[in-house]
């Protein structure tokens, strides 16, 4: 010198998850709470409004946070009907693909361009909506670093 990778700071991005004050500890950066508030955020919960109507057959509890919803196909499996029989038919489920409502990113905002998600979890038979009331959370995970920043257009700074 290159090249990995760490850490400490700062900048940014999903998110509702920031700040501040108290206690303690402390390597003096910070770090921890049955804490406390102020922001944000989510659930219950009146009038009123919705919704509540009969019959049949098969499946299936129902709702919440969330952008994460729906569909078609292949293929697997379970029920229930049909058919002498190969099979056919409706429903539930898993999986793989492809697509989709909707959602993110592009560093000062808006469009284009381009690239991405389109999960997971919760309550536990129970909840529409809802004023007054009343119960929570305030998490996690990622990227770059003195340079990077695609285009138009406007800001907003400087000269």
């Nucleotide at each position: 010198g290159c090249c990995c990778g760490g850490a400490u700071g700062c900048c940014g991005c999903c998110g509702a998850a920031u700040c501040g004050c108290g206690c303690a500890c402390c390597a003096c950066g910070g770090u921890g709470c049955a804490g406390c508030g102020a922001g944000c955020c989510g659930g219950g919960g009146a009038c009123c409004c919705a919704c509540c109507g009969c019959a049949g057959c098969a499946c299936u509890g129902g709702g919440g946070u969330g952008a994460a919803u729906c569909c078609a196909g292949c293929c697997c499996u379970c029920g229930a009907g049909c058919g002498u029989g190969a099979g056919c038919u409706c429903g539930g489920g898993a999986g793989c693909c492809g697509g989709u409502a909707g959602g993110g990113c592009u560093u000062c905002u808006u469009c284009c361009c381009g690239c991405c998600c389109g999960a997971a979890u919760c309550c536990g038979u129970c909840a529409g909506c809802u004023a007054a009331c009343u119960c929570g959370g305030u998490a996690g995970g990622c990227g770059g670093c003195c340079a990077u920043c695609g285009g138009a257009a406007g800001a907003a700074c400087g000269g």
Molecule: c-di-AMP riboswitch aptamer (ydaO/yuaA leader)
Organism: Modestobacter sp.